């Protein structure tokens, strides 16, 4: 670097907690158990088949 906290650096298109959402459970709400979604990684720009990763402004 996701709404927030925070991993990943001898290059192969990203984890994790909280918190949101549905659904089960409860008479309800909460707790809890489970599944979804949600970041091309501050911004431009180079170089490479490819970049969060390397190199340069800021």
């Nucleotide at each position: 670097u996701g709404g927030c906290u925070g991993a990943g650096u001898u290059g192969g298109u990203a984890a994790a907690g909280c918190a949101u959402g549905g659904c089960a459970c409860u008479u309800g709400c909460a707790a809890u158990g489970u599944c979804a979604a949600g970041a091309u990684u501050g911004u431009g720009g180079g170089a490479u088949c490819a970049a969060u990763u390397c190199c340069c402004a800021u």
This is a predicted structure of a 58-nucleotide RNA (transfer RNA) from Oncorhynchus mykiss. Its Rfam family is "tRNA". Rfam's curators write: Transfer RNA (tRNA) molecules are approximately 80 nucleotides in length.